[in-house]
Context: one part of a larger RNA
Order: sequence, then C1' cells, then structure tokens
RNA sequence: CGCUAGAGCAUUGAGAGGAACCUUCUAUAGUACGAGAGGACCUAGAAUGGGGGCGCCUAUGGUGUACCAGUUCUCACUCCAGUGGGAAACGCUGGGUAGCUAUGCGCCAAGUAGAUAAAAGCUGACAGCAUCUAAGUUUGAAGCUCACCUCAAGAUGAGUGCUCUCCAUUAGGUCGCGGCAAGACAAGCCGUUUAAUAGGCAUUAGGUGUACGAUCAGUAAUGAUUUUAGCCGAGAUGUACUAAAGACCGAUUGAU
Repeated sequence: CGCUAGAGCAUUGAGAGGAACCUUCUAUAGUACGAGAGGACCUAGAAUGGGGGCGCCUAUGGUGUACCAGUUCUCACUCCAGUGGGAAACGCUGGGUAGCUAUGCGCCAAGUAGAUAAAAGCUGACAGCAUCUAAGUUUGAAGCUCACCUCAAGAUGAGUGCUCUCCAUUAGGUCGCGGCAAGACAAGCCGUUUAAUAGGCAUUAGGUGUACGAUCAGUAAUGAUUUUAGCCGAGAUGUACUAAAGACCGAUUGAU
C1' cells in the first nucleotide's frame, strides 16, 4: 500500500515445514526344525537402552568480574586500630543468590487407516490350450496420503464469525513516559496515579560464616564472650517515599 467506511477479538485452512529411527527383553518355546550342536518365523506384551527432537532449573553439578570471608606485597587516610586504591582489564584463595546452563530433570515418536512400488495371486480372452491383464479383481514397503506437531487469507482466489463507532472526536491507535522472564536496532509484551511499572524502604528466602567496638584470659601471637553475629547483586511479599507531565492521529453510513 492492498484486501473498498474505520476498528478490536476469535477463527477456517489452500498451502508450507517438522517428526518418523534403532536395539534389547518377556511369553509363545527350549516348541517347529535338526543325529546333535544349536535354534526360529508368526503373534502378543513390556519398557530398559542408544541416537534424535522439544522444554525446564526442584534436586545433582558448572558459571556467577566485586555478594561474603580469608590472605600477601605496596600506597594512602590517621600513629595504633579500622578502612580504602593498585597488584595483566577479579592480585591470589575458599564458597556462592538470581539468571544462563549440561554432564542434570521432564516429555515425544500412537494407527486392524487409505492408495500404491517391486513382487505374489484370482478369474480370463485376443490365440478352443496356456497366460497376474487386455475388460474385471485380491494382496503387498521404514517409502506416498491422511492421522500427530508448528506456521499459515498478499490464498490479490486477499475467506468466515462476534462485537464496537459514526459529527463528537468516539471505537481504537501512535508518539512520549516507567519497564520486562522481550530484545543487536526495530519489533513484541506489561504498566502509565481509578497505579505496585521501576527505584527506594521494611520484612523475608538465600549466600557468606560469627563484624566493629568493648570485656575477660594470656608477657605476646592469639583465644573466649557479647554473636548462628555483621554484611549482602539480580529472588519473594508488602509499602505511593521518588519517577510514570502529556501530545497527537483517527470513519462524515462508506465506488459505479
């Protein structure tokens, strides 16, 4: 831009893509077969395993660049104590929330379906026989179609249903603003005071591991008590304290 007024929501499915797998085990049955050794077809069932796909983070682990602690050298504040800066873009070490993640967890591959290929047939003439084929007809594959999952009306053949709006700027939408389990940017989604959207604050989950100061014991290093403390990024709940001012577009009942 189109789909012939403008919108919101829900849909049909022409068409397109994906998936499809393999193994093992149990019963049949130590049966058929075979001198024995060995050892089935078919049929029914199970769900183990491999590979693959999709999703997830409760648990098991990883990461977690400044969340906690320890520690060395150096510089500074302020002498001690206590802190802070730098140490190859975490100095090193031990842990680790959210998020992300696999080696971890969950789920998936269901059909007495249809038409067929090679192939196997039935009936059967041309050609008194024979012949699966010429008329007719039965089977038959991990393949094809449907079934399963996803997208899908620019399917210009532009489909369908419901609802809303028509002289006011509504129906609705855009920009702006606060943001996000959404994201390169766009886009998408949520919120915008009739508000928990983000930050802050309070409580809390969780992490680290018992802060500073003081007191006590010890000559001291150090230890004990106060103290399961102190501190804390992303998690949860609550709370308007801060920030979400506002602006604009939008059909004249819809071609002939």
The part of an RNA shown here (large-subunit ribosomal RNA, domain VI) has 256 nucleotides and comes from Hyalomonas oviformis.
The coordinates come from a structure-prediction model, not an experiment, and the mean pLDDT is 84.
A source record names the gene rrnL.
The source organism's lineage runs through Eukaryota, Viridiplantae, core chlorophytes, Chlamydomonadaceae and Hyalomonas.